[in-house]
RNA sequence: GCGGGGGUAGCUCAACCGGUAGAGCACCGGUCUCCAAAACCGAAGGUCGGGGGUUCGACUCCCUCCCUCCGCG
Numbered sequence: 001g002c003g004g005g006g007g008u009a010g011c012u013c014a015a016c017c018g019g020u021a022g023a024g025c026a027c028c029g030g031u032c033u034c035c036a037a038a039a040c041c042g043a044a045g046g047u048c049g050g051g052g053g054u055u056c057g058a059c060u061c062c063c064u065c066c067c068u069c070c071g072c073g
């Protein structure tokens, strides 16, 4: 330099061919317990890597840049 994968909640990851983002764990609150753990219930938490573009509407499509992994040279 070229090609490809990935970047979404604190962490690990989903989201069918565009229709307004979810799960598990963690954290917080509650029930239970002498207390704690476990179990169960609930709540909170996201500029979907940055910036543009297309569209009525973009995590999803297009362009560009950044980070990371793999391969080729």
Stems, first nucleotide, its partner, number of pairs: 001072007010025004019056001028042004049065005
The RNA shown here (transfer RNA) has 73 nucleotides.
RNAcentral holds the sequence, with entries from ENA.
It matches the Rfam family "tRNA". Rfam's curators write: Transfer RNA (tRNA) molecules are approximately 80 nucleotides in length.
Its mean pLDDT, the model's own confidence on a scale to 100, is 83.